[in-house]
The prediction has a mean pLDDT of 83. Predicted 3D model of a 1512-nucleotide RNA (small-subunit ribosomal RNA) from an uncultured prokaryote.
RNA sequence: AGAGUUUGAUCAUGGCUCAGAACGAACGCUGGCGGCAGGCCUCAUACAUGCAAGUCGCACGAUUAAAGCUCCCUUCGGGGAGUGUAUAAAGUGGCAAACGGGUGAGUAACAGGUGGAUAAUCUGCCCCUUGGCGGGGGAUAACGGCUGGAAACGAUCGCUAAUACCGCAUGUGAUUGCAAGACCGUCGGGACAAGCAAGGAAAGGCGCUUCACGGCGUCGCCAAGGGAUGAGUCCGCCCCCCAUUAGUUAGUUGGUAAGGUAACGGCUUACCAAGACACCGAUGGGUAGCCGAGCUGAGAGGUUGAUCGGCCACACUGGGACUGAGAUACGGCCCAGACACCUACGGGUGGCAGCAGUAGGGAAUAUUGCGCAAUGGACGAAAGUCUGACGCAGCCAUGCCGCGUGGAUGAUGGAGGCCUUCGGGUCGUAAACUCCUUUUCUGAGGGAAGAACAUCCACGGGAGGAAAUGCCCGUGGUCUGACGGUACCUCAGGAAUAAGCAACGGCUAACUCCGUGCCAGCAGCUGCGGUAAUACGGAGGUUGCAAGCGUUGUUCGGAAUGACUGGGCGUAAAGGGAGCGCAGACGGCUUGGACAGUCUGAAGUGAAAUUCCGAGGCUCAACCCUGGAAAGGCUUCGGAUACUACCAGACUUGAGUUCGCGAGAGGUAUGUGGAAUUCCAGGUGUAGCGGUGAAAUGCGUAGAUAUCUGGAGGAACAUCAGUGGCGAAAGCGGCAUACUGGCGCGAUACUGACGCUGAGGCUCGAAAGCGUGGGGAGCGAACGGGAUUAGAUACCCCGGUAGUCCACGCCGUAAACGUUGUGCACUAGGUGUGAGGGGUAUCGACCCCUUUCGUGCCGGAGUUAACGCAUUAAGUGCACCGCCUGGGGAGUACGAUCGCAAGAUUGAAACUCAAAGGAAUUGACGGGGGCCCGCACAAGCGGUGGAGCAUGUGGUUUAAUUCGAGGCAACGCGAAGAACCUUACCCGGGCUUGACAUCCCGUGACCGCCAUAGAAACAUGGUUUUCUCUUCGGAGACGCGGAGACAGGUGUUGCAUGGCUGUCGUCAGCUCGUGUCGUGAGAUGUUGGGUUAAGUCCCGCAACGAGCGCAACCCUCAUCUUUAGUUGCCAGCGGAUCAUGCCGGGCACUCUAGAGAUACUGCCGGUGAUAAGCCGGAGGAAGGUGGGGACGAGGUCAAGUCAUCACGGCCCUUAUGUCUAGGGCUACAGUCGUGCUACAAUGGUCUGUACAGUGGGCAGCAAUACCGUAAGGGGGAUCGAAUCUCAAAAAGCCGGUCUCAGUUCGGAUUGGAGUCUGCAACUCGACUCCAUGAAGUUGGAAUCGCUAGUAAUCGCGUAUCAGCAUUGAAGCGGUGAAUACGUUCCCGGGCCUUGUACACACCGCCCGUCACAUGACCCGAGUCGGGUGCACCCGAUGUCACUGGCCCAACCCGCAAGGGAGGGAGGUGCCGAAGGUGUGAUUGGUAAGGGGGAUGAAGUCGUAACAAGGUA
Repeated sequence: AGAGUUUGAUCAUGGCUCAGAACGAACGCUGGCGGCAGGCCUCAUACAUGCAAGUCGCACGAUUAAAGCUCCCUUCGGGGAGUGUAUAAAGUGGCAAACGGGUGAGUAACAGGUGGAUAAUCUGCCCCUUGGCGGGGGAUAACGGCUGGAAACGAUCGCUAAUACCGCAUGUGAUUGCAAGACCGUCGGGACAAGCAAGGAAAGGCGCUUCACGGCGUCGCCAAGGGAUGAGUCCGCCCCCCAUUAGUUAGUUGGUAAGGUAACGGCUUACCAAGACACCGAUGGGUAGCCGAGCUGAGAGGUUGAUCGGCCACACUGGGACUGAGAUACGGCCCAGACACCUACGGGUGGCAGCAGUAGGGAAUAUUGCGCAAUGGACGAAAGUCUGACGCAGCCAUGCCGCGUGGAUGAUGGAGGCCUUCGGGUCGUAAACUCCUUUUCUGAGGGAAGAACAUCCACGGGAGGAAAUGCCCGUGGUCUGACGGUACCUCAGGAAUAAGCAACGGCUAACUCCGUGCCAGCAGCUGCGGUAAUACGGAGGUUGCAAGCGUUGUUCGGAAUGACUGGGCGUAAAGGGAGCGCAGACGGCUUGGACAGUCUGAAGUGAAAUUCCGAGGCUCAACCCUGGAAAGGCUUCGGAUACUACCAGACUUGAGUUCGCGAGAGGUAUGUGGAAUUCCAGGUGUAGCGGUGAAAUGCGUAGAUAUCUGGAGGAACAUCAGUGGCGAAAGCGGCAUACUGGCGCGAUACUGACGCUGAGGCUCGAAAGCGUGGGGAGCGAACGGGAUUAGAUACCCCGGUAGUCCACGCCGUAAACGUUGUGCACUAGGUGUGAGGGGUAUCGACCCCUUUCGUGCCGGAGUUAACGCAUUAAGUGCACCGCCUGGGGAGUACGAUCGCAAGAUUGAAACUCAAAGGAAUUGACGGGGGCCCGCACAAGCGGUGGAGCAUGUGGUUUAAUUCGAGGCAACGCGAAGAACCUUACCCGGGCUUGACAUCCCGUGACCGCCAUAGAAACAUGGUUUUCUCUUCGGAGACGCGGAGACAGGUGUUGCAUGGCUGUCGUCAGCUCGUGUCGUGAGAUGUUGGGUUAAGUCCCGCAACGAGCGCAACCCUCAUCUUUAGUUGCCAGCGGAUCAUGCCGGGCACUCUAGAGAUACUGCCGGUGAUAAGCCGGAGGAAGGUGGGGACGAGGUCAAGUCAUCACGGCCCUUAUGUCUAGGGCUACAGUCGUGCUACAAUGGUCUGUACAGUGGGCAGCAAUACCGUAAGGGGGAUCGAAUCUCAAAAAGCCGGUCUCAGUUCGGAUUGGAGUCUGCAACUCGACUCCAUGAAGUUGGAAUCGCUAGUAAUCGCGUAUCAGCAUUGAAGCGGUGAAUACGUUCCCGGGCCUUGUACACACCGCCCGUCACAUGACCCGAGUCGGGUGCACCCGAUGUCACUGGCCCAACCCGCAAGGGAGGGAGGUGCCGAAGGUGUGAUUGGUAAGGGGGAUGAAGUCGUAACAAGGUA
């Protein structure tokens, strides 16, 4: 510090996800030790049991042991009494129990933090100072008697003490009242004070001394002052979310008086006033203890509030007071309630959110431990007692830190595992082996620090005192350890006791094999898995961390993804529809003042711990300790005055006013005009009109349409008219009048910042719609009809109601758009146009120059993701407002406000996805455009589709009908030959190292022949024979037998592949280097203007060049030359024949086959741009690539082929291999393709007759004779072929016949008889002859081929092959046409351009209803709860107030009785918890039914959107 993920690729926007750190954690796997920490986050749920607050006998009564002492008695053993010390269980009394410990329910608050105030307060114990402690009195518990009760607990009578209680005296201070005086102040007041008056204190214990009185010491007590500590109260600032909570409040806000409190105060009461709080967020709702601090982060921030520390609140729930210095009291009291327990049923008891522990809850959190040794606390004079505070131990890897599980050596790189290209590699110096060490472990031995106090003992010193006790200081001694025989040390033993977890496609370090086969599974995101998975599971290996490692959860980070630091709003989410304007924010220039902000200096505070830095202590570290720094804030005082704000004064440039001129569909109202449509009346006139792609509905003989005249009525204003004008926007268009707003230009004077923006608010606001009343010509939702269509609730047509128009009132929204808020300033220009001013010039405002305002286009810098914007900014700045934060759900639900309604405004969540979206790029596509080509159409000729047959396919059938090929580009295709073989299929019979290859061993030559059984393979038996070389060891070939490695597979995957092939397409395209442009994908070049068959060539051009294609080079045909003439040829010469190049001879010609030539737009004319080229012509055998062929760029189709071949993986191995007989591939209702033959007279048939070329031939072609009607037989000359042969060419031509018929057309089918090939023609061959003589009379929709030696037509070779289904394929020649105006349309293609939501690329994408399933949400008759407001009822305990009668020791009066003061019980009243009733608003659960939305496999119906998406 970033990375992955939207796309074919790119940039930007934007979300999601990951890598880091942390935790009071939990879970999974694993687990050696120690140190230091931490440990119910959930039910503030309920609690058994034990402990957690007591102590003091030096306050008191009382009781009782031992020793001692005294006294008495004595049987001399002892007993008794007193004293005395110690003191159990209780009691009176004092202090403590308000601390310590727990928890976080409540609380949004002066609760907390921070800083102040208290001149508005209190403070036990403690410290200092001053003074005092005199003298009396009456009770009471304990205890005893009696008594009630189950118990808890009482009633009553009697006795007794105090540091318990009550008067009196004294009273310095203090308090209160009066108050001379004088000081301070924050002006509320505070502090001091002579004097007078009032009421008001106390307690003793112990010790020493003394004969005693008494004195002294110490602790205690009282009064007062001060301090310290602690507490109370008040104030400034800070302190979560919701406005779908906007108004709240009657003790409420303030005052006066009184009461109350420690104290101020509506704290309380009475009276008076009507205030107080609130958009700077009151009130209400939700959530929450707050902080120091912890985590994270570069920081700013965000988040948390465990442990430790400070504060607050609470103690079963609610209320209440008492005591006290302090409580409204966790282990106190009273009442109410819930719960639990005891009970004799009458009544009682209890409160673990103390420490342990239990149950429950939960993913989850420990021992019913030891000790007061230390630290701290309570009490005590002290010893000491108590202390679940605390110190320790136990449990838990919960965290942090440290240590170890050994070290060295060791290669034939052992064995084994895994992989392998079979060579090897790797685990791996790893192990073993050898030599060491002993942290840890086990055993044994030693063994701390933490302990210093206090007390006591001894000694010494000091102050004070008459002295003693005592007090203070010091030294020495005694005594005290839970942890614990622990830490630590030493010795012995022996590598001995000690390694796991996760990951390994990318992000992200780390790779292979096997298994699995969209299954099982993985997954944080992207995504893996459908037979070769580095992604699943296992293994080996590797990587990372390590006594831990992973997962899950949570927080921060990355996230600049809420942006203060530090973002945006034309098109990605985002500018309010527009204006006016209160509050608010911001604000020109200048002078002075003041000093709030601001800056600066000092002081206080900012607890400790934590963090950081420097030292130190545990062997180190964690940890602990010590010092420092830091602590952003707050407060106080002093200083500065530039800037901002404030106060006062001036200025004119912002703003406004005045005068003159000007333009304008600016607004409102009232009139008025003509054209047109429609309607009405009348005239003329006759059969149609109208409408459409074509029609029909409709209108019309009752007279339409057309045309003329007259009239009625409503609405809108052609031309002018213009990226012209005006207005804030919406919007505004005939003409005239009235009223009226704004703007621009020019000029002077005046006011003097009066300004800009603007949350709420107010006003305006298209169309549609609503209300009331009018109006209604045309148009025209709805609706009706006609068409179209598969349907057509649409598009088209004929009608037509609301509405459109007017008046008044609502609505308040639009793609209300420049998708661009308003204002001001600055920053190159060019060119139009509208309204003014100025200049020049002129007859003239004709032109020209200049200036202000408005409105357009182009364009530079700049900016932008790009597109683009660009003085009318989207540039550069300032001011203010509005808005955005992934897509969907959703502008929906609920609530509220507005509205007559429709609806508008405001505006979520659950759930779901990993994208959604922008701009631009390359393609592809378009029922987009332009240009161009092709037998693409058109123009022609001939076919197919109908028939019969042949052949291939599908389908069906079958034991099998082997397999493949499937639009063009499968279907007379693989197959250029299925009777057996082929053959891969089926049935049956055999074989198992195999039919075939290599290696090894044994043996033998092999081969051949015969017999038996069998369908054959094969099996059994017999017979014959003795290979070659040799170094004599043996080797080789071949056959047989044997063992195992292996063979074999037309088994599977063409979607693992090579090779080959098809297709677009013989279409003209496809690319590269360098340069340039662009952030980039990419572009340019290759586009453009011409031209071509062509990216062919020329010109131009930020391109310049190049490559693969095109063309040419190659073959063939056409002309000529030359060379060469045999098997070819025969003109001339000669010879022979019935005849024939038959012979001699010759190569002239034809021909053959070698080498050359020729054609290049070369020449001429025209045209074109002076080019490329095109048109015409000449010459020429041939003319513009002369005809034909071979030749197929980069790519596309996961095109075809694993069955030509090769090959990876998988599969079979007595079978999916191999041999063999038979069958099948030839089946047959019907389908499709490709062909043949026909339907006839341009013909059939018969006789005669003419003319080719390519080719083939030895297991061959085969001639002449001869036989057969024929197929054929027979025979074999010649010929390995320019020689012989196949071999007859056919159409044609000359004649004859048939005469339009199912025929003398047509030949299928069938019967009979044969021939040939072959081991064999039954399934299943071809051919011949005789006989038979089917369909068919030119073929529907549709569709194919062909542009010249072509189509059409005619025959002839050949390959495969024993033979053949061939009518096929690939060739050969003969005869030999028609037509092309042209490119509108169909199909295919090329280039440019345009749109795109497509990129698997239109066979694309994609929308909505319906049906099914799942889960979430809304409404909902109701129903059940929670908290809460208001009103009323009842009213416990208790404080306070009042109180006739009743009761009462202390004090007063009184001899007494009694009375008084005062108190108590009881009663009454105010307040008031719980409870009850009623009624609201609110929130949650649940619910019949209803609703939309989301997601799901290849469901149904259509095709709305994306291209002009077929109606933009």